Annotation
Predicted 3D model of a 162-nucleotide RNA (c-di-AMP riboswitch aptamer (ydaO/yuaA leader)) from Nocardioides alkalitolerans DSM 16699. Lineage of the source: Bacteria > Actinomycetota > Actinomycetes > Nocardioides > Nocardioides alkalitolerans. It was read from a public genome assembly, where an Rfam model found it.
RNA sequence: CGCCGAGUCCGAAGCCGUGAUGUGCGAUCCACACGCGGUGGACGAGCCGGGGACCCACUUCCCGUCUGGGGUGAAUCGUCCGUGAGGCAGCCGCCGUCGGUGGCUGAGGAGCGGUCGUAGGGCAUGUCGUGCCCGAACCCGUCAGCUCACCUGGUAGGCGUA
Numbered sequence: 001c002g003c004c005g006a007g008u009c010c011g012a013a014g015c016c017g018u019g020a021u022g023u024g025c026g027a028u029c030c031a032c033a034c035g036c037g038g039u040g041g042a043c044g045a046g047c048c049g050g051g052g053a054c055c056c057a058c059u060u061c062c063c064g065u066c067u068g069g070g071g072u073g074a075a076u077c078g079u080c081c082g083u084g085a086g087g088c089a090g091c092c093g094c095c096g097u098c099g100g101u102g103g104c105u106g107a108g109g110a111g112c113g114g115u116c117g118u119a120g121g122g123c124a125u126g127u128c129g130u131g132c133c134c135g136a137a138c139c140c141g142u143c144a145g146c147u148c149a150c151c152u153g154g155u156a157g158g159c160g161u162a
Base pairs, nucleotide, nucleotide: 001160002159003158004157008045009044014039015038016037017036018035019034021033022032023031024030046155047154048153049152050151051150056145067085068143069140070139071138072137077117078116080114081113082112083111088106089105090104091103092102093101094100095099120134121133122132123131124130
């Protein structure tokens, strides 16, 4: 200087240093005031997010062979391969026998890993064409549609070039 991103701006108190300044009877000490520099980051502004009526929208949730729902974000949804928990069904064994427990098998299968795609997103770039990339991660905790008033949170992090 530039990129992703809401993640920018202003700058109080306090603290430190310093001064050929002032005050404290006096002193190159100390304290306070003032000036300058550093550190610091309150209160705000801007930007971003969450909750939250009427109306409108949605029928939703729970159980059943199943695995609640939601938020930030572009980061969703699939094919194939591997692995495969808890629960369910059947068989067998053991025990203290309305049942408990161990082993085996079966159906189905959350989640995890990998390959290839993809909704969507970024840069070059104002547009067309094209090229190169991303297509994560985290949070709430059984609960939340939209939503005026109102309430409330964040203002990080990660990269590239010289």
Notes: It matches the Rfam family "c-di-AMP riboswitch aptamer (ydaO/yuaA leader)". From the family's description: This family represents a conserved RNA structure found upstream of the ydaO and yuaA genes in Bacillus subtilis and related genes in other bacteria. Gene Ontology terms of the family: cyclic-di-AMP binding and regulation of gene expression.